[in-house]
RNA sequence: UUUUUAUAAAGAGGCGCGGAGAGACAGGCUCGACGAAACGCCGGCAACCCCCAGCAAUGUGCUGGAACGGUGCCAAUUCCUGGCCAUAUAAAAA
Numbered sequence: 001u002u003u004u005u006a007u008a009a010a011g012a013g014g015c016g017c018g019g020a021g022a023g024a025c026a027g028g029c030u031c032g033a034c035g036a037a038a039c040g041c042c043g044g045c046a047a048c049c050c051c052c053a054g055c056a057a058u059g060u061g062c063u064g065g066a067a068c069g070g071u072g073c074c075a076a077u078u079c080c081u082g083g084c085c086a087u088a089u090a091a092a093a094a
Base pairs, nucleotide, nucleotide: 001094002093003092004091005090006089007088008087013042014041015040016039021031022030023029025082026081027080028079043074044073045072048070049069051065052064053063054062055061078086
């Protein structure tokens, strides 16, 4: 990068650094010098993988628990509308 499956109306931010952009894309709307993005540190949310128990009996199954580890996330319903063969994330495969 591509493919497959699942999820996306819940939840959770401070500091440092930086210095004008950010919210995927288009159109809106919004956030931003009372400090955007990126980066770093600390904290938190959630529970996809991992782990534990039960059910089930071959299907990547269901329910519950846990939160050490691998990811993810922490303005606004994925901010709204559109494309849903879009976008993002996880897991698996190539």
SAM riboswitch aptamer (S box leader) from a Hymenobacteraceae bacterium, 94 nucleotides, folded computationally.
Rfam family: SAM riboswitch aptamer (S box leader). Its family is annotated with regulation of gene expression in the Gene Ontology. Rfam 15.1 lists 9,625 matches to the family in 4,158 species.
The source organism's lineage runs through Bacteria, Pseudomonadati, Cytophagia, Cytophagales and Hymenobacteraceae.